[in-house]
RNA sequence: AGAGUUGGCUGGACAGUCGCUCCGUAAUUGUCGCGGGGAGGAAAGUCCGGGCUUCAUAGGGCAGGGUGUCAGGUAACGCCUGGGAGGCGCGAGCCUACGGAAAGUGCCACAGAAAAUAUACCGCCCAAGCGCCGCCGAAUUGUUCGGGGGCGACGGCAAGGGUGAAAAGGUGCGGUAAAAGCGCACCGCAUCGGCGGUAACGUCGAUGGCAAGGUAAACCCCACUCGAAGCAAGACCAAAUAAGGGAUCAUGACGUGGCCCGCGUCGUCCCUGGGUAGGUCGCUACAGGUGCGUGGUGACACGUAUCGCAGAUGAAUGACUGUUCACGACAGAACCCGGCUUACAGGCCAGCUCUUCUU
Numbered sequence: 001a002g003a004g005u006u007g008g009c010u011g012g013a014c015a016g017u018c019g020c021u022c023c024g025u026a027a028u029u030g031u032c033g034c035g036g037g038g039a040g041g042a043a044a045g046u047c048c049g050g051g052c053u054u055c056a057u058a059g060g061g062c063a064g065g066g067u068g069u070c071a072g073g074u075a076a077c078g079c080c081u082g083g084g085a086g087g088c089g090c091g092a093g094c095c096u097a098c099g100g101a102a103a104g105u106g107c108c109a110c111a112g113a114a115a116a117u118a119u120a121c122c123g124c125c126c127a128a129g130c131g132c133c134g135c136c137g138a139a140u141u142g143u144u145c146g147g148g149g150g151c152g153a154c155g156g157c158a159a160g161g162g163u164g165a166a167a168a169g170g171u172g173c174g175g176u177a178a179a180a181g182c183g184c185a186c187c188g189c190a191u192c193g194g195c196g197g198u199a200a201c202g203u204c205g206a207u208g209g210c211a212a213g214g215u216a217a218a219c220c221c222c223a224c225u226c227g228a229a230g231c232a233a234g235a236c237c238a239a240a241u242a243a244g245g246g247a248u249c250a251u252g253a254c255g256u257g258g259c260c261c262g263c264g265u266c267g268u269c270c271c272u273g274g275g276u277a278g279g280u281c282g283c284u285a286c287a288g289g290u291g292c293g294u295g296g297u298g299a300c301a302c303g304u305a306u307c308g309c310a311g312a313u314g315a316a317u318g319a320c321u322g323u324u325c326a327c328g329a330c331a332g333a334a335c336c337c338g339g340c341u342u343a344c345a346g347g348c349c350a351g352c353u354c355u356u357c358u359u
Stems, first nucleotide, its partner, number of pairs: 001355010012324007020038006027031001040330001044341002047339005052230004064226005069083005084098001085096004099221002104219002106215003121161002123157003130152004135147005169187006188210001189208008234281004243272006252266005286308001288307008325328001
């Protein structure tokens, strides 16, 4: 310098004017002055986990869902950290739904003999037995016995070829008629034991010729785990109207009216009640942020100092102007928090790896 890999940060800046919303404060109750706060790393998808709330609940079980290597972290998790195993990469590093296929069931297209109670298309072999055809010898009339040769399958083999994603361990030597864990060595595998490790697991040794393919994000089995609904949860205050009770009763109440008379109308007042309209709370201070220290490989924990950082409910967070730069992506809260996943123009920082060059 180029190529790559891992982790993290940022997501235009400044100024002015006019608005919106919340809080505090002073006037005042129509409002208004002053001061302060006002979207994100994902506020998103709503996929997991928890807080909170209501309902249900003696306890247990069935059904159903989820998870599935080990240890640790955490309020909890399907998340995170550090290991193990397998796979990929020269490497830094990355990926893994990573229990069980000798409990049972199902499935395995095409091709192929056969996709699983194993089997035999091409092929290899005649050692024994069997079948057929010659030859030789002996006996006997048309057959029998003996020897030797050739061919063969209905016999032996599964090594080689061929099919397939996958064919009942692999390589080599021995062995054989030809073959084969048939025997042996090494590798793989299974079982047992020793040693190391908290464990997953690793390693060494012995034993066994070797087990009847794959598939469980197919049913299923095993282990662990899960009550349901969700802030439109839910709690409180409470008009109106219905209903119930009490008081008053023509000497009453209401209207007219300055007052009385008069005239007109017929119930009126209070309480309870349920919880509609409406309102208040839930609502944002916290498993909180930042700095430092300590412990830990790390996730994280503890201590200490400091900060206060949206809270709406037709629902605010905007518009315009100017200057400037590298000309600005994905996108916007609605109870809260921890994760995961997905989207994202551009810019910045740090660790590490490989290749080439220079000193």